[in-house]
Molecule: transfer RNA
Organism: Bacteroidales bacterium
């Protein structure tokens, strides 16, 4: 240089174009407990950047960025 793949809450991970963007761990608050821990309940928290297609995009297309792999 060429080709391919990936990018979603703090972390990991789902999501067949119409979702309140789900779950686990973590975090916060409350209940329980003499206290801590455990357990239970509730809550906050996410689509890499930009364009395009579409009535509608996390999802499809293109460019860029970052990371990874193969190859010369």
């Nucleotide at each position: 240089g060429g080709c391919c793949c990936a990018u979603u809450c703090g972390u990991c991970u789902a999501u067949c174009g119409g979702u309140u963007a789900g779950g686990a761990c973590g975090c916060a608050a409350g209940a329980u407990u003499u206290u801590c821990a455990u357990u239970c309940u509730u809550g906050a928290a996410a689509g890499g950047g930009g364009a395009g297609u579409u009535c509608g995009a996390u999802u499809c297309u293109c460019c860029c960025a970052u990371g990874g792999g193969c190859u010369a």